RNA sequence: GCCGGCUUAGCUCAGCGGUAGAGCAACCGCCUUGUAAGCGGUAGGUCGUGUGUUCGAUCCACACAGCCGGCACCA
Numbered sequence: 001g002c003c004g005g006c007u008u009a010g011c012u013c014a015g016c017g018g019u020a021g022a023g024c025a026a027c028c029g030c031c032u033u034g035u036a037a038g039c040g041g042u043a044g045g046u047c048g049u050g051u052g053u054u055c056g057a058u059c060c061a062c063a064c065a066g067c068c069g070g071c072a073c074c075a
Stems, first nucleotide, its partner, number of pairs: 001071007010024004018055001026042005048064005
């Protein structure tokens, strides 16, 4: 340099056009002789950034950034 994949809650991941969810973690309560176990609840997100397409974008297109992998170059 070229090609491909990924980027969503603190962590691991779903969702892939109609203003976003789960598990774990955190916090509160219940239960318990007691507990890091079990049960219930609460909070937590510019859906990497920008521009476009669209009535409407996390989802489609393009550019850029970061991460991962492959290929090439390295006289």
The prediction has a mean pLDDT of 82. This is a predicted structure of a 75-nucleotide RNA (transfer RNA) from Rhizobium sp. Q54. Taxonomically the source falls in Rhizobium (Bacteria, Alphaproteobacteria, Hyphomicrobiales, Rhizobiaceae). Its Rfam family is "tRNA". Rfam's curators write: Transfer RNA (tRNA) molecules are approximately 80 nucleotides in length. Rfam links the family to the GO term triplet codon-amino acid adaptor activity.